[in-house]
Molecule: Glycine riboswitch aptamer
Organism: Gammaproteobacteria bacterium
RNA sequence: UCGGUUGACUCUGGAGAGCGGUACCGGUGAGGUACCCACCGACGGGGCAGGGGGCGCGCGGCGUCCUCAAACUCUCAGGUUCUUGGACAGAGGGGCGG
Numbered sequence: 001u002c003g004g005u006u007g008a009c010u011c012u013g014g015a016g017a018g019c020g021g022u023a024c025c026g027g028u029g030a031g032g033u034a035c036c037c038a039c040c041g042a043c044g045g046g047g048c049a050g051g052g053g054g055c056g057c058g059c060g061g062c063g064u065c066c067u068c069a070a071a072c073u074c075u076c077a078g079g080u081u082c083u084u085g086g087a088c089a090g091a092g093g094g095g096c097g098g
Stems, first nucleotide, its partner, number of pairs: 009092005018037001020036006038080003044076001045074003050068008
């Protein structure tokens, strides 16, 4: 110096589950908070038999660490009106004039 990748940022798409009950606050409106019951998994977070690999030992085995590891699973957190959020995916130099 050039290019790529990753992250941030911008735009687009983006599932699931009660428009629940009670109390309080509030232009007694929008809505918010707390508790209770019932649910969801795709913010975040936790977990894993067994397999593979490393190391050690008293070596037919045992112990320990790493990894496969997550969209699986658990629901702590979070969420459950058409608002918002949202894993993930796609795209993305800017300005001026015509």